Annotation:
The part of an RNA shown here (small-subunit ribosomal RNA, 5' domain) has 500 nucleotides and comes from an uncultured bacterium. It matches the Rfam family "Bacterial small subunit ribosomal RNA". Gene Ontology terms of the family: ribosome and structural constituent of ribosome. The coordinates come from a structure-prediction model, not an experiment, and the mean pLDDT is 83. RNAcentral holds the full RNA, with entries from ENA and SILVA.

[in-house]
Context: one part of a larger RNA
RNA sequence: GGACGAACGCUGGCGGCGUGCUUAACACAUGCAAGUUGUACGACGGUCUUUAGAAGUAGCGAUACUGAAGGAGAUACGGCGUAGCGGACGGGUGAGUACAACACGAGAAGCUAUCCUCUAAGGGGGGACAACGUUUGGAAACGAACGCUAAUACCCCAUAAGCCGAGAGGUUAAAGCAGAGAUGCGAUAGAGGGGGCGCUCGUGUCCUAUCAGCUAGUUGGUGAGGUAACGGCUCACCAAGGCAUUGACGGGUAGCCGGCCUGAGAGGGUGACCGGCCACACUGGAACUGAGAUACGGUCCAGACUCCUACGGGAGGCAGCAGUGGGGAAUAUUGGGCAAUGGGAGAAAUCCUGACCCAGCAACGCCGCGUGAACGAAGAAGGCCCUUGGGUCGUAAAGUUCUUUUGCGCGGGAAGAAGGAAGUGACGGUACCGCGCGAAUAAGCCCCGGCUAACUACGUGCCAGCAGCCGCGGUAAUACGUAGGGGGCGAGCGUUGUCC
Numbered sequence: 001g002g003a004c005g006a007a008c009g010c011u012g013g014c015g016g017c018g019u020g021c022u023u024a025a026c027a028c029a030u031g032c033a034a035g036u037u038g039u040a041c042g043a044c045g046g047u048c049u050u051u052a053g054a055a056g057u058a059g060c061g062a063u064a065c066u067g068a069a070g071g072a073g074a075u076a077c078g079g080c081g082u083a084g085c086g087g088a089c090g091g092g093u094g095a096g097u098a099c100a101a102c103a104c105g106a107g108a109a110g111c112u113a114u115c116c117u118c119u120a121a122g123g124g125g126g127g128a129c130a131a132c133g134u135u136u137g138g139a140a141a142c143g144a145a146c147g148c149u150a151a152u153a154c155c156c157c158a159u160a161a162g163c164c165g166a167g168a169g170g171u172u173a174a175a176g177c178a179g180a181g182a183u184g185c186g187a188u189a190g191a192g193g194g195g196g197c198g199c200u201c202g203u204g205u206c207c208u209a210u211c212a213g214c215u216a217g218u219u220g221g222u223g224a225g226g227u228a229a230c231g232g233c234u235c236a237c238c239a240a241g242g243c244a245u246u247g248a249c250g251g252g253u254a255g256c257c258g259g260c261c262u263g264a265g266a267g268g269g270u271g272a273c274c275g276g277c278c279a280c281a282c283u284g285g286a287a288c289u290g291a292g293a294u295a296c297g298g299u300c301c302a303g304a305c306u307c308c309u310a311c312g313g314g315a316g317g318c319a320g321c322a323g324u325g326g327g328g329a330a331u332a333u334u335g336g337g338c339a340a341u342g343g344g345a346g347a348a349a350u351c352c353u354g355a356c357c358c359a360g361c362a363a364c365g366c367c368g369c370g371u372g373a374a375c376g377a378a379g380a381a382g383g384c385c386c387u388u389g390g391g392u393c394g395u396a397a398a399g400u401u402c403u404u405u406u407g408c409g410c411g412g413g414a415a416g417a418a419g420g421a422a423g424u425g426a427c428g429g430u431a432c433c434g435c436g437c438g439a440a441u442a443a444g445c446c447c448c449g450g451c452u453a454a455c456u457a458c459g460u461g462c463c464a465g466c467a468g469c470c471g472c473g474g475u476a477a478u479a480c481g482u483a484g485g486g487g488g489c490g491a492g493c494g495u496u497g498u499c500c
Base pairs, nucleotide, nucleotide: 001500002499003498004497006496007495008494009493010492013369014368015367016366017365018364019362020361021327026325027324028323030322031321032320035085036084037083040082041081042080044078045077046075047074048073049072050071051070056065057064058063092280093279094278102204103203104202105201106200107199110197111196112195115193116192117191118190119189120188123157124156125155126154132147133146134145135144136143137142162171163170164169176185177184178183206252207251208250213243214242215241218240219239220238221237222236223235224234225233255277256276257275258274259270260269261268262267282303283302284301285300286299305316306315307314308313333359335358336357337356341355342353343352344351345350372402373401374400375399382393383392384391385390407437408436409435410434411433412432416427444489445488446487447486448485449470450469451468455484456483457482458481459480465472466471
C1' cells in the first nucleotide's frame, strides 16, 4: 500500500447492487417450511332431480297448503380410509473426517424409478384387509374382538421373448381408467439411449521424530457365503506375510475443490457469499420400505434433557424460514406473494412450495449523486496573531443575479406476462415522466517534531499527559491541553484485529 462476512469511537443526506451469528453442532415458546391424485377404489356426508307422502294447518266435507323419514338417479362439491407417485429433491450446518473425503485422470465386476426410441404381450380366475357397523379397554396417546366390502392393493393359473443350464430341462409378467366413439392416459416383459448412483486404480493435498517401529482378518492363497457388483466384505482351512526415515504407527489441527485476497511473477494466505463434491440432523446404535435412504420435519432400541398425566402411562427434537433466551466486540422481520423462475402431485382445472421472487432493518461493503453556481473589497463586523505599522481567516460572509440535482406537493405512470384468445404483477401507484415551490432538507473525521503533507499563541511545568518507531514534558513545549490558522480524506474519517 492492498484486502475484510469485521468490530469499536466520533459523525451521518439520498440512490443502485451486494452482504449480514466468524462465538454455544448451546437450549428452544409460537406460526409456517411436503404434499398431491375422485380420470385407481369403497363407504360416508353435502347439493340437485325424481319418487314418496308421515305429521300439521284451513275447511262440515271434497280438497288445498306446507312438507319429515325412506327409495332411485345425478354431481365439475367435501373430507375419512385403501391405493399410486412424491416425502432420498429442494433448504440448513461444518460437528466429525488426514489415503477417509476432495481434485484431476484412467478403469471393470455393477444397479438404475421417472424421461426418450423400439419390439413383444396385455387370456382366465380367486381370497382378503382398512374405512364402515356392533361391542369394548384407556385420563390421554392409542387400541382390542367380532362382522361387511371395493380397487391400478394382494394372490393363483395360462402364455414367453429374456434369464439359468453343456443339454434335458428349470424359472419369471401384466390393470385398468376416462370417453358415445375416435382416441387419450396408464399397467407388463425385453433391447437401446439419456441422466443418476455404487465400486477399483494412479497422481496431488497441513503440523509434529520431545511419536520409530506398526499390524492376527493382519498380508496372500484355496473354497464357501454374502452383495446390484469386485474384494478378508464375512467365514473355514493353508502359507507367513504386509507397511515403514521417500516418515509407517501415534498425537495435533482441519470439511475438500472451482475460486477469493495479495504479489511483476514465482509464491504466500484463505475456503464468508455463488457453484461442484462429501459428511451430519438432540447423543449413540439398528434395520424396514423403496429405483434410490441406512432417511433433517419416517420407524425401532438405549441415553441425556424438556413437557403432559387421572401416576397406570405418554409426547418432543429449528445445523429449514422468521423469532426467543444464552454466549459474544459483533450479525436483521415472529413481513408480502406464488406475479416470475424452478420443484412435487394431477389428463387437466388446480393444489402445495419460508425453494424462489420481493419488501423491511444495518454506511457492513462497492459504485454513483448531493449539501449550490456566478458576480461581489468599504478587503465590513468579529476571532486570532502583532515589531501597534499591520497581517490573517477572506470572495469567505453580507449583498445582487441564477439554477433546482436532491427535497416537498400535485398530475400521469410502466417493462418484468410466456402459451390460440381472454385473463393473470407480490414488488407498487414503485421506477420513470410532466408541472409547481423554494438555496431551500443535507459535513464531518483525523492529523500538523522527524519518518509524513501541514505553525503560531496561551495554559501546564518529568505534573497532567502523548506515543506506530525514534522519542516529547523538569518555566518561552511547532510533540501534552485549548484556541486561531493550516494539511489530508470526505458521508465518511480514525482506531483495533487478521492476511499478503